[in-house]
Molecule: transfer RNA
Organism: Bacteriovoracaceae bacterium
RNA sequence: GCGGGUGUAGCUCAGUUGGCUAGAGCGCGAGCUUCCCAAGCUCGAGGUCGCGGGUUCGAGACCCGCCACCCGCU
Numbered sequence: 001g002c003g004g005g006u007g008u009a010g011c012u013c014a015g016u017u018g019g020c021u022a023g024a025g026c027g028c029g030a031g032c033u034u035c036c037c038a039a040g041c042u043c044g045a046g047g048u049c050g051c052g053g054g055u056u057c058g059a060g061a062c063c064c065g066c067c068a069c070c071c072g073c074u
Base pairs, nucleotide, nucleotide: 001073002072003071004070005069006068007067010026011025012024013023019057028044029043030042031041032040050066051065052064053063054062
């Protein structure tokens, strides 16, 4: 330098024929329970979906550019 893949909550990920208001598990906070802890149960907080544009009535998803990481080729 060229090609491919990945980027969504603190972590691991789902969502890929574009369509309610963006979700799960773990973790975190509060409560219940217990003599206490753990476990269990209930509730809650937390996201400009890597960044910037474009298409569209509507974009996490499609198009373009850029950035980071991983793999391969030269």